A computed fold for a 73-nucleotide RNA from a Bacteroidota bacterium, annotated as transfer RNA. NCBI's taxonomy places the organism under Bacteria, Pseudomonadati, Bacteroidota. It was read from a public genome assembly. The prediction has a mean pLDDT of 82. Its Rfam family is "tRNA". Gene Ontology term of the family: triplet codon-amino acid adaptor activity.

């Protein structure tokens, strides 16, 4: 240096032929227990890596940049 993945909640990680951003774990709050854990339930919590373009409308397509991974000279 070239190519290629990825970057989304506190951690892992899922989403779309472009139309309300979700799951599990975690947090706190109730149930249940003599208590505690496990179970059930609820709730809170996102500038979706920056900056720009297209569009009525972008997490999502397009350009830039920044970071992690990998492959290659």
């Nucleotide at each position: 240096g070239g190519c290629g993945g990825g970057a989304u909640a506190g951690c892992u990680c899922a989403g779309u032929u472009g139309g309300c951003a979700g799951a599990g774990c975690a947090a706190g709050c109730g149930g249940c227990u003599c208590a505690u854990a496990u179970c059930c339930g609820c709730u809170g919590g996102g500038u979706c890596g920056u900056g720009g373009g297209u569009u009525c409308g972008a997490u999502c397509c397009c350009c830039u940049c920044u970071c992690c991974c990998g492959c290659u000279a």